[in-house]
């Protein structure tokens, strides 16, 4: 320098162009227990990397930047 993939709560992840963007671990409130843990119940937490097109509508599809891997020089 080339090419190829991928970026979604704090973490890892699923998500047919249309439903309030799910789930597991984590965090907090309650119950439970002397207390912790386990178990149950409920909650908060998302500019779906950034800007732009296309669409009646985009996390999803295009394109460019950017950050990560990986291959080839």
């Nucleotide at each position: 320098g080339g090419u190829u993939c991928u970026g979604u709560a704090g973490u890892g992840u699923a998500g047919u162009g249309g439903u309030u963007a799910g789930c597991g671990c984590g965090u907090c409130u309650g119950c439970u227990u002397u207390a912790c843990g386990c178990g149950c119940u409920g909650a908060a937490g998302g500019u779906c990397c950034u800007g732009g097109g296309u669409u009646c509508a985009c996390a999803u599809c295009c394109c460019a930047g950017u950050g990560g891997a990986g291959c080839c020089a």
The prediction has a mean pLDDT of 81. Transfer RNA from Pteropus alecto, 73 nucleotides, folded computationally. Rfam family: tRNA. It is annotated as a transfer RNA. The source organism's lineage runs through Eukaryota, Chordata, Pteropodoidea, Pteropodidae and Pteropus. The sequence is in RNAcentral, with records from Rfam.